[in-house]
Molecule: Lysine riboswitch aptamer
Organism: bovine gut metagenome
């Protein structure tokens, strides 16, 4: 230097399946009434719908789903994975431009989980993400010589094999 195999943890990381709660008496749809010209993520144009009543509001009937969460049994793993930016494609009626979301690729950052605070996302006092902070934990280095202290980062660390 290359290859192979491992470890961190009793809340390690992610994925799909299944059950449950929440989502929510919400969206949607139908009826009644009010109002009276717009509506389809935003802009322009177009297409469709709309005085046989748009959008909105009130009352009533019917009434979801996805995402996120928890349990169960599994699968793949240890940059597992997450995140920022860029690019291609796809989706939101069509075209262009934006915005949002999904997949993939590239570059950068983060060892890991947890508590707290702020921001953001989300229906949410759940959860996720970002930043800061606090101890804890694994690993290596240095110092100590007694079981600690300080510091670094996963392109790391340990073991084996080959050169």
């Nucleotide at each position: 230097a290359a290859g192979u195999a491992g470890a961190g943890g009793u809340c390690g990381c992610a994925c799909g399946a299944u059950c449950g709660a929440u989502c929510a008496g919400u969206a949607a749809u139908c009826c009644u009434g009010a109002c009276g010209a717009u509506g389809u993520c935003c802009g322009u144009a177009u297409a469709c719908a709309a005085g046989a009543g748009a959008a909105u509001c009130a009352g009533g009937g019917u009434g979801a789903a996805a995402g996120g969460c928890g349990g169960u049994a599994g699968u793949g793993c240890c940059g597992a994975a997450g995140u920022a930016c860029a690019u291609u494609u796809c989706a939101g009626g069509u075209a262009c431009g934006g915005c949002u979301g999904a997949c993939a690729u590239g570059u950068g950052c983060u060892g890991g989980g947890c508590g707290c605070a702020a921001g953001u996302u989300a229906a949410a006092a759940a959860g996720g993400c970002u930043u800061g902070u606090g101890a804890c934990u694994g690993u290596c280095a240095u110092c100590g010589g007694g079981u600690g202290a300080u510091g670094g980062a996963g392109a790391g660390c340990u073991a084996c094999u080959u050169g």